[in-house]
Molecule: SAM riboswitch aptamer (S box leader)
Organism: soil metagenome
Order: sequence, then structure tokens, then C1' cells
RNA sequence: CUCAUCCAGAGAGGUGGAGGGACCGACCCUUUGAAACCUCGGCAACCGUUCAAGCGGUGCCAAUUUCGGCAGACAAGAGUCUGGGAGAUGAG
Repeated sequence: CUCAUCCAGAGAGGUGGAGGGACCGACCCUUUGAAACCUCGGCAACCGUUCAAGCGGUGCCAAUUUCGGCAGACAAGAGUCUGGGAGAUGAG
């Protein structure tokens, strides 16, 4: 860079100490302990392997990718819907 997917699903313990949810806004989560690291466990998206089960490589385990940031339609309005942009994951 290209293609595909993103409304589902998934714990516990230890270390750690204030943050985190990509960014901005909003709104959430967190000392009934954040991030990060470790152990065991789980979910199941993509790829490989196999007749198939199964196994292997990444990935993931708060909230629709938390929602909106751009455009269009509907609407008095709040807002609703659709498509983008950006982001994440896998494969090349």
C1' cells in the first nucleotide's frame, strides 16, 4: 500500500501504583485499584495444516471501533438512518 472484517463472544491470581478508553469533544471505566509485565484460563476473526476432528501462527477477553467529529436524506427541533474519513485485526 491492497483486500476482508469490526451490533456477537471471552476469567482468575501475582507484581505494580495513576491512569485508561488511538486523536479532539462528549461521556464512561478506575485506590471496591488504571497502564504495563507475568502465570494459568477463555473467546473465536484471519492465515497455515488435516478427510475431518484436532493442532499451529498472530489476534482478542468494559461500553456497536463507547458515541460524534466529513457528506447526504428525513425532521420545527432534539434526533434518526445511510455512506464516507480515521482507527484496529488478519493475510498478501